Transfer RNA from a bacterium, 72 nucleotides, folded computationally. Model confidence (mean pLDDT): 82 of 100.

[in-house]
RNA sequence: GCCGAUGUAGCUCAGUGGUAGAGCAGUUCCAUGGUAAGGAAAAGGUCGUGAGUUCGACUCUCACCGUCGGCU
Numbered sequence: 001g002c003c004g005a006u007g008u009a010g011c012u013c014a015g016u017g018g019u020a021g022a023g024c025a026g027u028u029c030c031a032u033g034g035u036a037a038g039g040a041a042a043a044g045g046u047c048g049u050g051a052g053u054u055c056g057a058c059u060c061u062c063a064c065c066g067u068c069g070g071c072u
Stems, first nucleotide, its partner, number of pairs: 001071007010024004018055001027041004048064005
């Protein structure tokens, strides 16, 4: 330099065009004489950045950035 994959909650990952979810972690509460385990609730996201297509984009297209891999 070229090619491919990938980027979503603190972490690990779902989500194939119609207002984004799970598990774990964290917070509060219940429960116990107390702790752990257990139960319940709430919180936490400009979906890497910018543009395009569309009535509507996490999803499709393009560019850039980060990470990983391959070729030279």